A computed fold for a 345-nucleotide part of an RNA from a metagenome, annotated as small-subunit ribosomal RNA, central domain. The RNAcentral record of the full RNA draws on SILVA.

Context: one part of a larger RNA
């Protein structure tokens, strides 16, 4: 490199959106570029094979066939590909209702905590296996009433809904993206996939400037132990908030790239549609359980496929060394990105 493979043995990029390129629905007709076939021309000699010969045989060498699977130019064939013109509707995609924690700004609201202030009350509170540091007579804990604050949204709530992922949940306003479904009509292959590249990207970090109620890395103190730089407990700063920049990575998982046909059933639910007898048989779309056949090393998957095929992309080739060193690109940094080798088993 072929081949095999990539759910869990090594292997799917964290996600889309796209350029190049790679592949593409039906008919028809003309072209012959690719393909197919015949023909001439070349493929230098040795070499190889292979038929005869020559040294006493081989090696070795002599003649002679065949091959040199290529390329070149002419003739032909047109089934598929391509490429031109035309024409289609199934694939894609436009236009009306019903559904939705999908995004971004803003406004409100109740619970809890927690502070403050009054008020009432008096020796405790707290907190743990058991304490003790803490807090309390300068009046705490507890209750009450009112004031501020900061964050987070209790029941509904669900194998439920949404989104490409990451992720989304008080309630409402505004603006604003998509999917699913049902109707007709239009456009006519406009579709897939995507190396590069561009955008998004959870937490925890980083800059700049606000905030700061719990919570709580670090730090402190009490315990526990042999010891205890821990797990408990009492405090508590970064941080979690928020605006604007940046990191660009996670078991970023469904550990299972997109996309398109095909393939035996039962049940459960969300959505639309039909159906209206209110009881449901059906169809699209999606979220689940359980299995037939096939399918795996098994565990299992099984129309949401790990089956049966097509057609693009990324990725793997034994452990370690090591996702390390070095160079380069990028970042404020933290590091991220690509990414060996000796060496050893």
């Nucleotide at each position: 490199c072929u081949g095999g493979g990539u759910u869990u043995a090594a292997a799917g990029g964290g996600u889309g959106c796209g350029u190049a390129g790679g592949c593409g629905g039906a008919u028809u007709a003309a072209u012959a570029a690719g393909u197919c076939a015949g023909u001439g021309g070349u493929g230098a000699a040795a070499u190889c094979u292979u038929u005869c010969g020559g040294c006493u045989c081989a090696a070795c060498c002599g003649a002679g066939a065949a091959a040199c699977u290529g390329c070149c130019a002419u003739u032909g064939a047109u089934a598929c590909u391509g490429u031109u013109a035309a024409u289609c509707u199934u694939g894609a995609g436009u236009u009306c209702g019903g559904u939705u924690a999908g995004g971004u700004a803003g406004g409100c609201g109740g619970a809890a905590u927690g502070u403050g202030u009054a008020a009432u009350g008096u020796a405790g509170c707290g907190g743990u296996g058991a304490a003790a540091u803490g807090c309390u007579u300068a009046g705490a804990u507890a209750u009450u009433a009112c004031a501020c604050a900061g964050a987070a949204c209790a029941c509904c709530a669900a194998u439920u809904g949404c989104g490409u992922a990451g992720g989304c949940a008080g309630c409402u306003u505004a603006c604003u993206a998509g999917a699913c479904c049902u109707a007709u009509a239009c456009u006519g292959a406009c579709g897939c996939u995507g190396a590069g590249g561009c955008a998004c990207g959870a937490a925890a970090g980083c800059g700049u400037g606000g905030g700061u109620a719990g919570c709580g890395a670090a730090c402190a103190g009490g315990a526990u132990u042999a010891g205890a730089u821990a797990c408990c407990c009492u405090g508590g700063u970064a941080g979690u908030c928020c605006a604007c920049g940046c990191c660009g990575u996670a078991a970023a998982c469904g550990a299972u790239g997109a996309u398109u046909a095909c393939u035996c059933g039962u049940u459960g639910u969300u959505g639309g549609c039909g159906a209206u007898a209110c009881a449901c048989a059906g169809u699209c779309a999606g979220c689940g359980a359980c299995c037939a056949a096939g399918c795996g090393a098994a565990a299992g998957c099984g129309a949401u496929a790990a089956g049966u095929a097509a057609u693009c992309c990324a990725c793997c080739u034994g452990g370690g060394g090591a996702g390390u060193a070095c160079g380069c690109u990028c970042g404020c940094a933290a590091g991220a990105g690509u990414g060996g080798a000796a060496c050893u088993c």